[in-house]
Context: one part of a larger RNA
RNA sequence: UGACGGGGGCCCGCACAAGCGGUGGAGCAUGUGGUUUAAUUCGAUGCAACGCGAAGAACCUUACCACCCCUUGACAUCCUAAGAAUCUGUUCGAGAGAGUAGAGUGCCUUCGGGAACUUAGAGACAGGUGCUGCAUGGCUGUCGUCAGCUCGUGUCGUGAGAUGUUGGGUUAAGUCCCGUAACGAGCGCAACCCUUAUCCUUAGUUACCAGCAUGUAAUGGUGGGGACUCUAGGGAGACUGCCGGUGAUAAACCGGAGGAAGGUGGGGACGACGUCAAGUCAUCGUGGCCCUUAUGGGGUGGGCUACACACGUGCUACAAUGGUCGGUACAGAGGGCAGCGAACUUGUGAAAGUAAGCGAAUCCCUUAAAAGCCGAUCCUAGUCCGGAUUGGAGUCUGCAACUCGACUCCAUGAAGUCGGAAUCGCUAGUAAUCGCGAAUCAGAAUGUCGCGGUGAAUACGUUCCCGGGCCUUGUACA
Numbered sequence: 001u002g003a004c005g006g007g008g009g010c011c012c013g014c015a016c017a018a019g020c021g022g023u024g025g026a027g028c029a030u031g032u033g034g035u036u037u038a039a040u041u042c043g044a045u046g047c048a049a050c051g052c053g054a055a056g057a058a059c060c061u062u063a064c065c066a067c068c069c070c071u072u073g074a075c076a077u078c079c080u081a082a083g084a085a086u087c088u089g090u091u092c093g094a095g096a097g098a099g100u101a102g103a104g105u106g107c108c109u110u111c112g113g114g115a116a117c118u119u120a121g122a123g124a125c126a127g128g129u130g131c132u133g134c135a136u137g138g139c140u141g142u143c144g145u146c147a148g149c150u151c152g153u154g155u156c157g158u159g160a161g162a163u164g165u166u167g168g169g170u171u172a173a174g175u176c177c178c179g180u181a182a183c184g185a186g187c188g189c190a191a192c193c194c195u196u197a198u199c200c201u202u203a204g205u206u207a208c209c210a211g212c213a214u215g216u217a218a219u220g221g222u223g224g225g226g227a228c229u230c231u232a233g234g235g236a237g238a239c240u241g242c243c244g245g246u247g248a249u250a251a252a253c254c255g256g257a258g259g260a261a262g263g264u265g266g267g268g269a270c271g272a273c274g275u276c277a278a279g280u281c282a283u284c285g286u287g288g289c290c291c292u293u294a295u296g297g298g299g300u301g302g303g304c305u306a307c308a309c310a311c312g313u314g315c316u317a318c319a320a321u322g323g324u325c326g327g328u329a330c331a332g333a334g335g336g337c338a339g340c341g342a343a344c345u346u347g348u349g350a351a352a353g354u355a356a357g358c359g360a361a362u363c364c365c366u367u368a369a370a371a372g373c374c375g376a377u378c379c380u381a382g383u384c385c386g387g388a389u390u391g392g393a394g395u396c397u398g399c400a401a402c403u404c405g406a407c408u409c410c411a412u413g414a415a416g417u418c419g420g421a422a423u424c425g426c427u428a429g430u431a432a433u434c435g436c437g438a439a440u441c442a443g444a445a446u447g448u449c450g451c452g453g454u455g456a457a458u459a460c461g462u463u464c465c466c467g468g469g470c471c472u473u474g475u476a477c478a
Stems, first nucleotide, its partner, number of pairs: 001478002003475003007472007015462002019426005026316008034307002042053002064302007073125001077124002079121005086103007107114002127291002130289003136285002138280003141276001143274001148187006154163003167178003193268004198236007208225002212223003239262001242256005318419001322378007334365003339358002344353003385416001390411007432454007
């Protein structure tokens, strides 16, 4: 100087407390451990691994296993020889591949040849998701959006080092003020950026419709309008600016006015010096090591989907604040041409047939948001709750749904009556609850990422648990 203490002081955080809803019990989905297996590819492992890499394993993906094949190789550069490239058929084979028959003769040219491509040959080499993240770059997690981490000069100290950065206040903040052997500065904080909340202005189609006109069973449907909504450009606005009080006449805090918004208005992006030899050689790059008729390459089939069990994360429930049936209302944000697909017809339905419009503020997904509201019914029951499981019949995608897809209809109708010890999230348009969309994607979400609708309770307080910051103290630790 640090680190540590079941030392002290001050302070903060959904850290506790106060509340609301869960997990832990059930069924299923998903990940992991374990076990099994020819293989169940690999990685991630306290917080910070476990719906994680994977924004999507039937083949492919795929790295694994079995079998069948190739050896200058699927890919790159160089050399030689032949042939344009390319297309079509046929035989064997599970296919990769091997054989065979035909069509075809192009472009540039100094007529030697050349460019691109294919085949054969020779070797230099290719190739490796093989090992080492404890050789590394890059990227990322975490402490932590915590308020810290340092430097120059000066001063003090023999020196390590200290001071500044401590102190008194204050703040979300090393934020600001005052004091001060320090004076300044840098990286962080904040602001500058995006979005949301109000207003003004400009513009007015595909959006809008107040007034005027017109038309319809009905609809901004039409003429038109530029008011309103909205869209998207430009501006205004919030700064403790104003008033009162407290304070040290400071910084600041408390209350108030005005205001759409008030003291960082809400949200996002943004992550200092460093820590964990944290994670990743399987995104990629790369040192070293290793394989080179195989640890490389191609194919078919299988596996990653197994199942006495254990754990994590979720979904659906156990019901009446509910289930079922009928009627009826209101979003936002997205996506669409190998696409979104209206209307119509068929089907109980998944869907099919035909097909308009739309590269989209125009058309479609989206007829309909759902919870909601209005009525009817069920009457506390393993039920008109719950939907697992199983049987049958189908639809769709796709060469192909057996291993191993999603969905529909009929039948079946399991566990489950609110969950032990323990444990998690959340402070406001939040929790809870309700639906909608997108990425990936042929198909395949209860996951992920977004969007809006309805919309709470509680916070006395900081003694205690956990994590963190500053000062101080002890130390046989570095």

Description
Predicted 3D model of a 478-nucleotide part of an RNA (small-subunit ribosomal RNA, 3' major domain) from an uncultured bacterium. It matches the Rfam family "Bacterial small subunit ribosomal RNA". Rfam links the family to the GO terms structural constituent of ribosome and ribosome. RNAcentral holds the full RNA, with entries from Greengenes.